RNA sequence: UUUCAGGGCGAGGUGAAAUUCCUCACCGGUGGUAAAGUCCACGACCCGUCAAAUGACGGCUGACUCGGUGAAAUUCCGAGACCGACGGUUAAAGUCCGGAUGAGAGAAA
Numbered sequence: 001u002u003u004c005a006g007g008g009c010g011a012g013g014u015g016a017a018a019u020u021c022c023u024c025a026c027c028g029g030u031g032g033u034a035a036a037g038u039c040c041a042c043g044a045c046c047c048g049u050c051a052a053a054u055g056a057c058g059g060c061u062g063a064c065u066c067g068g069u070g071a072a073a074u075u076c077c078g079a080g081a082c083c084g085a086c087g088g089u090u091a092a093a094g095u096c097c098g099g100a101u102g103a104g105a106g107a108a109a
Stems, first nucleotide, its partner, number of pairs: 001109004010024004025095002027084002029042004037082002046059005064080005086098003
């Protein structure tokens, strides 16, 4: 410098109206470490201050247990749990629409 860099509502029920509620289902950014959505660190989102062109700095930031193997695993195997920004919507959203053809931890060349 260039390129890349987020997945997921299918079935049934109620209703005037729901991919938003209920039952079942489905998904899991980046680096570290025994291979991780739940550990540690970071990014994103959101908030604030400064600046008003981009930006700089600071803050906030969810959730796991038991058993097994092993030198080592909240990471593997088995079982059972749990978590998920903001704005929008004929009805409450991790999964729909939007900011976003954005930004970015970082990865590759």

Annotation:
Predicted 3D model of a 109-nucleotide RNA (FMN riboswitch aptamer (RFN element)) from uncultured Eubacterium sp. Its mean pLDDT, the model's own confidence on a scale to 100, is 85. RNAcentral holds the sequence, with entries from MGnify. The source organism's lineage runs through Bacteria, Bacillati, Bacillota, Clostridia and Eubacterium.